[in-house]
Context: one part of a larger RNA
RNA sequence: CUGUGAUUGAGGAACUAGGCAAAUUACAUCCGUAAGUUCGCGACAAGGAUGCCCGCUUCCGCGCAAGCGUGGGCGGGGGCACAGAAAUGGCUCAAGCGGCUGUUUAACAAAAACACAGGUCUCUGCUUAACUCGUAAGAGGAGGUAUAGGGGCCGACGCGUGCCCAGUGCCCGUAAGUCAAAACCUGAGGUGAGGUUGCGUCGCAAGACGUGGCCAAGCUUUGGGUCUAAGCUCGGGUGAACGGCGGUCUUAACUAUAAGGAUCCUAUGGUAGCGUAAUCCCUUGUCGGGUAAGUUCCGACCCGCACGAAACGCGUAACGACUUGAGCACUCUCUUAAUCACAGGCUCG
Numbered sequence: 001c002u003g004u005g006a007u008u009g010a011g012g013a014a015c016u017a018g019g020c021a022a023a024u025u026a027c028a029u030c031c032g033u034a035a036g037u038u039c040g041c042g043a044c045a046a047g048g049a050u051g052c053c054c055g056c057u058u059c060c061g062c063g064c065a066a067g068c069g070u071g072g073g074c075g076g077g078g079g080c081a082c083a084g085a086a087a088u089g090g091c092u093c094a095a096g097c098g099g100c101u102g103u104u105u106a107a108c109a110a111a112a113a114c115a116c117a118g119g120u121c122u123c124u125g126c127u128u129a130a131c132u133c134g135u136a137a138g139a140g141g142a143g144g145u146a147u148a149g150g151g152g153c154c155g156a157c158g159c160g161u162g163c164c165c166a167g168u169g170c171c172c173g174u175a176a177g178u179c180a181a182a183a184c185c186u187g188a189g190g191u192g193a194g195g196u197u198g199c200g201u202c203g204c205a206a207g208a209c210g211u212g213g214c215c216a217a218g219c220u221u222u223g224g225g226u227c228u229a230a231g232c233u234c235g236g237g238u239g240a241a242c243g244g245c246g247g248u249c250u251u252a253a254c255u256a257u258a259a260g261g262a263u264c265c266u267a268u269g270g271u272a273g274c275g276u277a278a279u280c281c282c283u284u285g286u287c288g289g290g291u292a293a294g295u296u297c298c299g300a301c302c303c304g305c306a307c308g309a310a311a312c313g314c315g316u317a318a319c320g321a322c323u324u325g326a327g328c329a330c331u332c333u334c335u336u337a338a339u340c341a342c343a344g345g346c347u348c349g
Base pairs, nucleotide, nucleotide: 001344002343003342004341005340006339007338009336010335011334014333019330027051028050029049030048031047036041038156052077053076054075055074056073057072058071060069061068062067078082090328091327092326093325094324095323096322097320098319102114103113118154119153120152121151122150123149124148131140132139133138157315158314159313160312162245163244164243167242168241169238170237171236172235173234176233177232178231183226184225185224186223187222188221189220190219191218194215195214196213197212198211199210200209201208202207246264247263248262249261250260273307274304285301286300287299288298289297
């Protein structure tokens, strides 16, 4: 000097991003206990007193009694220290988020993330539900049957959940338009065992061979037509479906502001509530509180760059190894001043 474990005079968070770490507290009995509240809680709230040993006295229970046991009252004693070791909550106030217990990134994240009870939308009527796994058989769903099962979103509870269906999606409808393959009708080309016919050669003839024309079924290529489903176009509905929820000008007898008016655009122009917010760029906004001093914090204001109603809005008791601010207690976190033990390093031998 480093690490680990301890102690201390004065001060007591001045340390630091931050009381990180450490200290305080801790057990039992008695007293006492606020706001708030979903009346269960909050609560071990907070805050106090007592605890060892001895003597006297007393109530009660059991017992025939001796006595035993839980208590009450009074007085006294010793020690540095009496819950004498170990183990063993620090507390309060306020705000944000998430209701809660729970779950999670095994080995850098435990959370405000996930889940949750509950709410709502949607699918599913069962001889194979919807849906999922599997090529299939088959299995799950379920030996269940809409108070059941699957999927989506929100996430206890309280009060609420506004307007827009033009676009996209979904549902319902289907007169008309558009529209596939197949089938049928029709035209053209190709092919066509075969049929028919002309010519040539051979043959007495029947006929054979060669060559050219025409033709049928079928098959095939291609053009046109008839008939025609869903879908799309079209009509309607639907937001706890995907989503969206304006601009400009002007106006009141100081000024300022604008209840009001005008105009343009749009499917409709943001309602309630909240608001410098886990959301505000300007911003350390402005005012108030707390401090001697406060970019954080709390309460208001509202000009919301760019809150807003189940990607829910606003509240909310209880809960939280969550986040933020303040205080009490406490402390070697810190200032000043010191000490000890163990291990290692370093110097000398």